[in-house]
Context: one part of a larger RNA
C1' cells in the first nucleotide's frame, strides 16, 4: 500500500448489487419447514340448506342436498432428496490418477417376453375393558395394486456334467444335456352384444400400472499409487498383532469374524504417542517464486441432545423414525408419561459483534398424482444494518466598493475570498400528480391437422398451429407532468518520516505519541482558535493476513 464475514468512534442524502453468531455443537417458549395418489382398497360425518310429518312452539323425526366431501384407516411412492452445522475426524477423510476377472443400483431409457388359478387374515368399524393422560387389551365384522398356496419359465440362480481348451499338474476356463429353486395386480375410458333404460356381466382395443430378464443412463459400494499440519523436550510399537488354511459372513474383497498352524508386521525416508485441523475449488497478498487462508458460491466427508444398537428399506450418519442407556426440561390423579431449531424466523445467555416470530408458491427446482392439483421457511422476493463493492447527489453561471464578521498585524495592511450576498439559469436525487412494464409460457381445456392403434370417422398416444387461464415482488422498475437551490457534509490530520502555520492558554504540569520524541514561561509536537492539507458518505482508530 492491499485485504476483512470485522468490531469502535465521530458523521450520515439516495439507488444496484452482495454480504451479515467467526463466540456456548450453550438452552430452547411459539408457528410453521414433508408429504401425496379416492384413476390400489374396505368404509364414511357434520356444521349449514331445504322438503314432509309431530309439537308442550323451546324444539323434535324422517328425508334430499352437502357428499362419496372433510377427518380417519389399509395399500403404494416419497420420506436417505432438499435445508443446517464443523463438533469429531491427521484418515483412502480429501484432492488427483487409476483398478473391480471382487461389487450393487427404486424411480428412468430400450428389446423381445410374461400376466394363469386357488385360499386365508387383519386395520378402520361395532361391542366390551383398563387408564388422569400417552397409550392399550378382549370379542365379532370386511376389502385390496396388503399377504399366502398351486401352476407356467423364455430368462435367472445353485449344484452336477457328455466333450473341449490352458497348465507350474494343485487346479483354471468354455461349454451339449438333464435335475433343483424363483414371477406377477389390477384400474381407468371407449366400442359392441344382453337389457324398456340404467347398473352389471362376458367379449374387443386403448392409456397408466404389474412380473421375470437382458442392456443403457445416472448413481453408489470397495480397493490402490501419488499429494497436502506441527512436536524427537515423543523411539521404539504391535496378539487378530503379520502371514497361511478351512469356515462363516458381506452386493463384494479382506482378520471383516471364528477355529488350527507358522512367527511374523511397523519404524530415523519418523512408527508408536501427543498437540492442533473438516478437506478441496478457491479468496487474499505478491512482479514472481511464495506466504496466508477455507465465509458468501461449488464438490466430497462427518455430525444432528450425549453414547450404544439394530429394523424397514434398491439406498440410512436415518436432523424433524425406533429401541436401550445417560444428563437436562415439561406434564402427572404419584400409578406413569412427553421432548430434542447444528432447518426457516424467533428468546434467553455468551460476546467488541451479526437480521424480520414478513409476502408468495408467480418463477426455477423437488416430492406425490393419469391429470387437475396438493405439498415445498428449498427457492423467489421484500424488511432490517454505510458490513463490503460500485454509481449518483448536496448545484451551475456571473459577482470586488475585494461588505460585513473572526482571525493574524511591522496597525501600512494581509487572509479568510469570488467564498457570501445580489443577478441570471438548471432540475439528478429525494417530495407531489398521472402514467405503468418485462419477468408468462408451458401443464390443463377445446378446436383443428397429421401420424399409430384398431372394425371404427367411439376412445386413445404423439406431434403441430390457434384461442382461453396464472405475478409475491408491486401499482414496484420505468416514463411523463408539478414546485423549488429550496431537504442533503462530514472525518482524520498539519515537527520529521508524510502534504499542510500562526495566535492565544499551560509551563516537565495538564497532557500528546506508530518511531524518532515533544511539554521545565514567546512549544509549528499539549489544549482552544483562525488558517491550511488529505479523503469523502464517509472518516479515522483497533484486530488479523501478505
Nucleotide at each position: 500500500g492491499a485485504a476483512c464475514g470485522a468490531a469502535c468512534g465521530c458523521u450520515g442524502g439516495c439507488g444496484g448489487c452482495g454480504u451479515g453468531c467467526c463466540u456456548a455443537a450453550c438452552a430452547c417458549a411459539u408457528g410453521c419447514a414433508a408429504g401425496u395418489c379416492g384413476a390400489a382398497c374396505g368404509a364414511g360425518a357434520a356444521a349449514c340448506a331445504u322438503g314432509u310429518c309431530c309439537u308442550u312452539c323451546g324444539g323434535g323425526a324422517c328425508g334430499u342436498g352437502g357428499a362419496g366431501u372433510a377427518a380417519a384407516g389399509u395399500g403404494g411412492c416419497g420420506c436417505a432428496c432438499g435445508g443446517g452445522u464443523g463438533a469429531g475426524u491427521a484418515a483412502c477423510a480429501c484432492g488427483u490418477g487409476g483398478a473391480u476377472a471382487a461389487c450393487c443400483u427404486g424411480c428412468c431409457c430400450u428389446g423381445g417376453g410374461g400376466a394363469c388359478u386357488g385360499g386365508g387374515a387383519u386395520a378402520a368399524c361395532u361391542g366390551g375393558c383398563c387408564g388422569a393422560a400417552a397409550g392399550g387389551c378382549c370379542c365379532g365384522c370386511u376389502a385390496a395394486u396388503a399377504c399366502c398356496g398351486g401352476a407356467u419359465a423364455a430368462g435367472a440362480c445353485c449344484a452336477c456334467a457328455c466333450g473341449g481348451g490352458c497348465u507350474u499338474c494343485g487346479g483354471c476356463c468354455c461349454a451339449a444335456g438333464g435335475g433343483g429353486u424363483c414371477a406377477a395386480a389390477g384400474u381407468c375410458g371407449g366400442c359392441c352384444u344382453c337389457u324398456c333404460g340404467a347398473a352389471g356381466a362376458a367379449g374387443c382395443c386403448g392409456g397408466c400400472a404389474c412380473c421375470a430378464c437382458a442392456g443403457g443412463a445416472g448413481g453408489g459400494g470397495u480397493c490402490c499409487g501419488c499429494g497436502g499440519a506441527c512436536c524427537a523436550u515423543u523411539a521404539g510399537c504391535u496378539a487378530g498383532u503379520u502371514g497361511g488354511u478351512a469356515g462363516g459372513g458381506u452386493a463384494a474383497c479382506g482378520g471383516c469374524c471364528u477355529a488350527c498352524c507358522a512367527a511374523g508386521g511397523c519404524u530415523g525416508a519418523g512408527a508408536u504417542g501427543g498437540u492442533u485441523a473438516g478437506c478441496u475449488g478457491g479468496u487474499c497478498u505478491g512482479a514472481g517464486a511464495g506466504g496466508a487462508u477455507g465465509a458468501u458460491c461449488a464438490g466430497c466427508c462427518a455430525c444432528a441432545c450425549u453414547g450404544g444398537a439394530a429394523c424397514u428399506g434398491a439406498g440410512a450418519u436415518a436432523c424433524g423414525g425406533u429401541c436401550c442407556a445417560g444428563a437436562c426440561u415439561c406434564c402427572u390423579a404419584c400409578g406413569g408419561g412427553a421432548g430434542g431449531c447444528a432447518g426457516c424466523a424467533g428468546u434467553g445467555a455468551g460476546g467488541a459483534a451479526u437480521a424480520u416470530u414478513g409476502c408468495g408458491c408467480a418463477a426455477u427446482g423437488g416430492g406425490g398424482g393419469a391429470a387437475a392439483c396438493c405439498c415445498u421457511g428449498a427457492c423467489g422476493c421484500a424488511g432490517c444494518a454505510a458490513c463490503g463493492c460500485c454509481g449518483c447527489g448536496u448545484g451551475g453561471g456571473u459577482g470586488a466598493a475585494g461588505a460585513a464578521g473572526g482571525c493574524c498585524u511591522u496597525c501600512g495592511g494581509g487572509u479568510u475570498g469570488u467564498a457570501a450576498a445580489g443577478c441570471c439559469c438548471u432540475g439528478u436525487c429525494g417530495g407531489g400528480c398521472g402514467g405503468g412494464a418485462a419477468g408468462a409460457a408451458a401443464c390443463c381445456u377445446u378446436u383443428a391437422u397429421a401420424g399409430g392403434u384398431u372394425a371404427a370417422u367411439a376412445g386413445u398416444c404423439u406431434a403441430u398451429a390457434a384461442a382461453g387461464c396464472u405475478g409475491a415482488c408491486g401499482g414496484u422498475a420505468c416514463c411523463g407532468c408539478c414546485a423549488a437551490a429550496g431537504g442533503a457534509a462530514g472525518c482524520a490530520c498539519c515537527g520529521g518520516c508524510u502534504a499542510a502555520c500562526u495566535c492565544c492558554g499551560u509551563g516537565c504540569c495538564a497532557g500528546c505519541a506508530g518511531c524518532c520524541g515533544c511539554g521545565g514561561u514567546a512549544a509549528g509536537a499539549c489544549g482552544g482558535a483562525g488558517g491550511g492539507u488529505g479523503c469523502a458518505a464517509g472518516c479515522g482508530u483497533u484486530g488479523u493476513u501478505c

The part of an RNA shown here (small-subunit ribosomal RNA, 5' domain) has 546 nucleotides and comes from a metagenome. RNAcentral holds the full RNA, with entries from SILVA.